Source information:
The part of an RNA shown here (large-subunit ribosomal RNA, domain IV) has 326 nucleotides and comes from a Candidatus Aenigmatarchaeota archaeon. It was read from a public genome assembly. It matches the Rfam family "Archaeal large subunit ribosomal RNA".
[in-house]
Context: one part of a larger RNA
RNA sequence: UCCGCCUCAGGGAACUCGGCAAACUGGCCCCGUAUCUUCGGUAGAAGGGGUGCCUGCGCUCCGUGAGGAGCGGAAGCGCAGGUCGCAGUGACAAGGGGGAGGCGACUGUUUAAUAAAAACGUAGGGGACCGCUAAGCGGAAACGCCUUGUACGGUCCCUGAGGCCUGCCCAGUGCCGGUGUGUGAAGACCGGUUUCAACCGGUUCAAGCCCCGGUAAACGGCGGCGGUAACUCUGACCGUCUUAAGGUAGCGUAAUCCCUUGCCGUUUAAUUGACGGCCUGCAUGAAUGGCUUAACGACCUCCCCGCUGUCCCGAGGCGGAACCCG
Numbered sequence: 001u002c003c004g005c006c007u008c009a010g011g012g013a014a015c016u017c018g019g020c021a022a023a024c025u026g027g028c029c030c031c032g033u034a035u036c037u038u039c040g041g042u043a044g045a046a047g048g049g050g051u052g053c054c055u056g057c058g059c060u061c062c063g064u065g066a067g068g069a070g071c072g073g074a075a076g077c078g079c080a081g082g083u084c085g086c087a088g089u090g091a092c093a094a095g096g097g098g099g100a101g102g103c104g105a106c107u108g109u110u111u112a113a114u115a116a117a118a119a120c121g122u123a124g125g126g127g128a129c130c131g132c133u134a135a136g137c138g139g140a141a142a143c144g145c146c147u148u149g150u151a152c153g154g155u156c157c158c159u160g161a162g163g164c165c166u167g168c169c170c171a172g173u174g175c176c177g178g179u180g181u182g183u184g185a186a187g188a189c190c191g192g193u194u195u196c197a198a199c200c201g202g203u204u205c206a207a208g209c210c211c212c213g214g215u216a217a218a219c220g221g222c223g224g225c226g227g228u229a230a231c232u233c234u235g236a237c238c239g240u241c242u243u244a245a246g247g248u249a250g251c252g253u254a255a256u257c258c259c260u261u262g263c264c265g266u267u268u269a270a271u272u273g274a275c276g277g278c279c280u281g282c283a284u285g286a287a288u289g290g291c292u293u294a295a296c297g298a299c300c301u302c303c304c305c306g307c308u309g310u311c312c313c314g315a316g317g318c319g320g321a322a323c324c325c326g
Stems, first nucleotide, its partner, number of pairs: 001321008010312002014310001019307001027051005036041001038161001052083009061073004084088001096305007103297002108120002124159007136145003162292004167222003172219002174215005180210001182209002187204006223241005250284001251281001262278006
C1' cells in the first nucleotide's frame, strides 16, 4: 500500500454526476396522527412516552370444595412500593423520516452471465373475421390444433384501471359494398384465306382495372399572405390565395423547445437544477389515445429534517495479503 472490520475532537454533504457508501431509525405496549382520497386507504403517517429486577395487592381462568369460603395451579392485564447500572427489545434479531414533480394505474413479467425499467403483461375500452365440414393455425398430403369448445364462443389487431373526454378530413393508400354502354386472357361461336391445319378479322366474355358509393378506436393528414379598435401594443373583425380537411377540447420551454441557462415568481449568500406561472408549440394534441387522478414502485428528478469519516483532514486499532529476511 491492498482486502475485511472497528473507533474518532470540532464541523455536518462543504464530498460527489448523485448522500454512492456508512451512520441514524429499529421489537413490543400506550398516547397521538396532517394532506389528499376511488372513503378502502394514505397509517407503523408524522411526533411523543414506556420497557430490567424484587415485593405486595387487584382482575381474568382452571382444579378441589358446592358455581361459596378456604387451599392449590397456569398464563396474562393493571395498580402500588422498592432496587441497580451510563445504558433494561442492555447481546442477537430489528423501518430513517417528510414535502414536491415525471412516467407507468395497481400485484405481476423480462434481456439465465453488463439493462428490472417509463419496456412486456394486466383487468377495462374499441375494431375486424367466423354459423361449425366455420374463421384462424401447422402440414406436400393424410391428418392434427383451437375443440370434452359453438357468437355471453373463438381467432386476429389496436388501446391500456378509474374520472372527464376522444374534434375536422374518405383527395391519396387500404378495406367493404355496388353497377355495367368502358377495358378485359384462354376458350367458344361467326366470317375470311386455304385441300386441311397454322394464320387473320369479328362476336361473346370471369376476376381485376375503370366507374359509383361507404369506411379514420383503417394506414394516415389536420395552411399561407395582407389589412384593421380615439397613445402605444394587440387584433375579436375584414380581404385574398389555397386544401380532402386546414389542429377543436386539453396540455405546453414538456422523457417533446433549435434559439435556451427563454421570461417572471418561489427555493439558495450564490442554482445551466427543481417547482409554480407565461406561450413566440424550430417540430404538442386526442385509443399511433389527450388531460387528470387516490393507491402502488429495489423506476427517474428536486428540496427539507435527522444522521453520519462522503468531506474539511486525517489519526488510531484488530485480522488477512502484498512486501523484506530466512